[in-house]
RNA sequence: UGGGCCGCUAGCUCAACUGGCAGAGCAGCUGACUCUUAAUCAGCAGGUUACAGGUUCGAUUCCUGUGCGGCUCAG
Numbered sequence: 001u002g003g004g005c006c007g008c009u010a011g012c013u014c015a016a017c018u019g020g021c022a023g024a025g026c027a028g029c030u031g032a033c034u035c036u037u038a039a040u041c042a043g044c045a046g047g048u049u050a051c052a053g054g055u056u057c058g059a060u061u062c063c064u065g066u067g068c069g070g071c072u073c074a075g
Stems, first nucleotide, its partner, number of pairs: 001074008011026004020057001028044005050066005
């Protein structure tokens, strides 16, 4: 440098069953508890599902291209 395969979803780690309302844990914020903090409990907020197109009534999911990362093969 080229080919093949896999992956990319919330700040982080990951779910989402054959296409049908995007979720959990941790972290964050607020409140309760506490002399205070921590822990615990209750609640809240947080998303261009890497990007751009296509198919479809409907796409995280299927198809194409691009980017990034990992593995592998060749040089």

Annotation
RNAcentral holds the sequence, with entries from ENA. Predicted 3D model of a 75-nucleotide RNA (transfer RNA) from a subsurface metagenome. Its mean pLDDT, the model's own confidence on a scale to 100, is 82. Its Rfam family is "tRNA". By type it is a transfer RNA. Gene Ontology term of the family: triplet codon-amino acid adaptor activity.